[in-house]
RNA sequence: GGGCGGUUAGUUCAGCUGGUUAGAACGCUUGUUUGACAGACAAGAGGUCAGUGGUUCGAGUCCACUACCGCCCA
Numbered sequence: 001g002g003g004c005g006g007u008u009a010g011u012u013c014a015g016c017u018g019g020u021u022a023g024a025a026c027g028c029u030u031g032u033u034u035g036a037c038a039g040a041c042a043a044g045a046g047g048u049c050a051g052u053g054g055u056u057c058g059a060g061u062c063c064a065c066u067a068c069c070g071c072c073c074a
Base pairs, nucleotide, nucleotide: 001073002072003071004070005069006068007067010026011025012024013023019057028044029043030042031041032040033039050066051065052064053063054062
């Protein structure tokens, strides 16, 4: 330099053929239980969906570019 894949909650990841409320598990906080912890149960907080632009009535999802991470080729 060329090709391909990835970026969504603190972490690991779903999210279908674009459709109206963006989710799970673990973690975190609070409460109950305990002498206390752990565990269990209940409730809750936490997201500019990497960034910019575009297409569309409508974008996490499609397109372009940029950034970062990984793999392959040279």
The RNA shown here (transfer RNA) has 74 nucleotides and comes from a Candidatus Margulisiibacteriota bacterium. The prediction has a mean pLDDT of 82. It matches the Rfam family "tRNA". From the family's description: Transfer RNA (tRNA) molecules are approximately 80 nucleotides in length. It is annotated as a transfer RNA. The RNAcentral record of the sequence draws on ENA. RNAcentral records the identical sequence in 2 taxa.